[in-house]
This is a predicted structure of a 76-nucleotide RNA (c-di-GMP-I riboswitch aptamer).

RNA sequence: AUAGAGAUAGGGCAGCAUUAUCGAAAGGUAAUUACGCAAAGCUAUAGGGCCUGUAAAAUGGUAGCCAGUUGCAAUC
Numbered sequence: 001a002u003a004g005a006g007a008u009a010g011g012g013c014a015g016c017a018u019u020a021u022c023g024a025a026a027g028g029u030a031a032u033u034a035c036g037c038a039a040a041g042c043u044a045u046a047g048g049g050c051c052u053g054u055a056a057a058a059u060g061g062u063a064g065c066c067a068g069u070u071g072c073a074a075u076c
């Protein structure tokens, strides 16, 4: 100096719920909150799953289901 594992600290994100608002719905956005997260960053015509909707579909949604892709840092 590099790589791996563990611990601690800093910073980051923000489930449920409530209120407001958009939407047919699922769900989105904002505020409060803090269940959790080392990718809970980004991506919804790469793909699967799930939700909405329907007679079957279309449509829409979900990246905090899997996945794809990129990637920060102090000390011991």
Stems, first nucleotide, its partner, number of pairs: 006076003012037002017032006035064001041069003047066002049062003